[in-house]
């Protein structure tokens, strides 16, 4: 220098045009003499900018970070 992949909640991840989900973790509650466990509830997220579109996490472009391959 060239090519490919990944980036979504604190963590691990699903979702690939039409309300952003789950598990664990966190907070609160129920239960308990107390705690744990269990159960219920709550809060929390699409790497950045732009383009297309009625509508973008999703398609396109550029950039950033990480990983792999070629030279």
């Nucleotide at each position: 220098g060239g090519g490919g992949g990944a980036u979504u909640a604190g963590u691990u991840u699903a979702g690939u045009g039409g309300c952003a989900g789950a598990a664990c973790a966190a907070g609160c509650g129920u239960c308990u003499c107390c705690a744990a466990a269990a159960c219920g509830c709550u809060a929390g997220g699409c790497g950045a900018a732009g383009u297309u579109u009625c509508g973008a996490u999703u398609a396109c472009u550029u950039c950033a970070u990480c990983c792999c391959c070629c030279g």